[in-house]
Annotation
Predicted 3D model of a 74-nucleotide RNA (transfer RNA) from a Candidatus Woesearchaeota archaeon. Its mean pLDDT, the model's own confidence on a scale to 100, is 83. RNAcentral holds the sequence, with entries from ENA. The source organism's lineage runs through Archaea, Nanobdellati and Candidatus Woesearchaeota.
RNA sequence: GCCCUGGUAGCUCAACCUGGUUGAGCGCCGCUCUCGUAAAGCGGAGGUUGGGGGUUCAAAUCCCCUCCAGGGCU
Numbered sequence: 001g002c003c004c005u006g007g008u009a010g011c012u013c014a015a016c017c018u019g020g021u022u023g024a025g026c027g028c029c030g031c032u033c034u035c036g037u038a039a040a041g042c043g044g045a046g047g048u049u050g051g052g053g054g055u056u057c058a059a060a061u062c063c064c065c066u067c068c069a070g071g072g073c074u
Stems, first nucleotide, its partner, number of pairs: 001073007010026004020057001028044005050066005
């Protein structure tokens, strides 16, 4: 230098190909239960979808540029 994969909640990851309410588990907070704690049950908060731009009524998703991480080739 070229190619591939990945970046989404505090953590691990779905959703992307085929545009249409951003989700799950764990964690966190509150409540119930308990003598108390844990467990269990119920509820809640938490998101610039790496960054910027474009297309579109509408973008995590499509297009362009760019940053970061991992791998491969030379």